[in-house]
RNA sequence: GGCCGAAUGCUCCGACGGCGGAGCAGCGGGGGACCCACGUUGAAUUGGGGUGCAGCUCGCAGAUCGCGAGCGGGGUACUCUUCGCCCUAACCCGGCAGCUAACCUCGCAGGCAACGAAGAGCG
Numbered sequence: 001g002g003c004c005g006a007a008u009g010c011u012c013c014g015a016c017g018g019c020g021g022a023g024c025a026g027c028g029g030g031g032g033a034c035c036c037a038c039g040u041u042g043a044a045u046u047g048g049g050g051u052g053c054a055g056c057u058c059g060c061a062g063a064u065c066g067c068g069a070g071c072g073g074g075g076u077a078c079u080c081u082u083c084g085c086c087c088u089a090a091c092c093c094g095g096c097a098g099c100u101a102a103c104c105u106c107g108c109a110g111g112c113a114a115c116g117a118a119g120a121g122c123g
Stems, first nucleotide, its partner, number of pairs: 002112003008025007026108006036098001047096001048093004055071006072088005078121006
């Protein structure tokens, strides 16, 4: 100077050093009517649900964890296509939530060098 990601900008107060708190704007998430959709008691060690690209199938191993392959999904620096490369995690709610106007409520972190190529287009 940039990238992934919602995760940025500004104001005020306390402190006057670190820092803490509040507010405005912007961006993102959750809950939440009518209508619509769904509809099987029970089984809770066969739960169910949410953020996110991070999901499915098969095989190996054989509780699980894990490994491999394929399909799918995401990133690759203005956009699209192709090729190449990289990733396919992590966490949360706590028996409970479809959509959803009003309304209520929460977050604004963390991490990074996959700093590619060709063609077309835009500016």
Background:
This is a predicted structure of a 123-nucleotide RNA (c-di-AMP riboswitch aptamer (ydaO/yuaA leader)) from a soil metagenome. The sequence is in RNAcentral, with records from MGnify. The prediction has a mean pLDDT of 79. The model forms 92% of the base pairs in the Rfam consensus.